[in-house]
RNA sequence: GCCUGCUUGGUGGAAUCGGUAGACACAACAGACUUAAAAUCUGUCGCCUUCUGGGCGUGCCAGUUCGAGUCUGGCAGCGGGCA
Numbered sequence: 001g002c003c004u005g006c007u008u009g010g011u012g013g014a015a016u017c018g019g020u021a022g023a024c025a026c027a028a029c030a031g032a033c034u035u036a037a038a039a040u041c042u043g044u045c046g047c048c049u050u051c052u053g054g055g056c057g058u059g060c061c062a063g064u065u066c067g068a069g070u071c072u073g074g075c076a077g078c079g080g081g082c083a
Stems, first nucleotide, its partner, number of pairs: 001082007010026003019066001028044005046056004059075005
């Protein structure tokens, strides 16, 4: 240099055909239980906000579309192959 795969919360990882983003598990936090803890059970668990609500968020920037994690182009990072 050429070809090719991957990139989603704190972590692993799902969403296989474009139709509610984050299922499920782990970790973490709060509560219950306990003399106390562990285990177990329940709840919470991306960010912002004027918080019964609203907005944003799938590596980054664009595009297509009524609608994009998914399709297209460019870029970045990581891996594999060829020279």
This is a predicted structure of an 83-nucleotide RNA (transfer RNA) from Candidatus Odyssella acanthamoebae. RNAcentral holds the sequence, with entries from Rfam. Rfam family: tRNA. Rfam classes the family as a transfer RNA.